[in-house]
Molecule: ZMP/ZTP riboswitch aptamer (pfl RNA motif)
Organism: Alphaproteobacteria bacterium
RNA sequence: GGACCCCCGCCGGACUGGCGAUUUCGAGUGGACAACCACGAGGGACGGCGGGGUAUCUGACGCCGAUCGCCUGGGCAGCCGAC
Numbered sequence: 001g002g003a004c005c006c007c008c009g010c011c012g013g014a015c016u017g018g019c020g021a022u023u024u025c026g027a028g029u030g031g032a033c034a035a036c037c038a039c040g041a042g043g044g045a046c047g048g049c050g051g052g053g054u055a056u057c058u059g060a061c062g063c064c065g066a067u068c069g070c071c072u073g074g075g076c077a078g079c080c081g082a083c
Base pairs, nucleotide, nucleotide: 001058002057005053006052007051008050009049010048011047012046015043016042017071018070019069020068021067022066028039029038030037031036062076063075064074
């Protein structure tokens, strides 16, 4: 806090990078040079709609891209303000 939480379905869906390892041996190929582009594979928060649930309950002190390390950037939710 209870409309916002949880579950299911449908429709959309931003962002998905660099280097080095690990691993599935599926996380790539090509081109750039810093951290991007195109394509492919695989993820995917979040938004909308519909249905259901919860009160002796539930949610919150953040979330999203295989894992780890060092980095570089984004997106979303939330709070405040301006137009």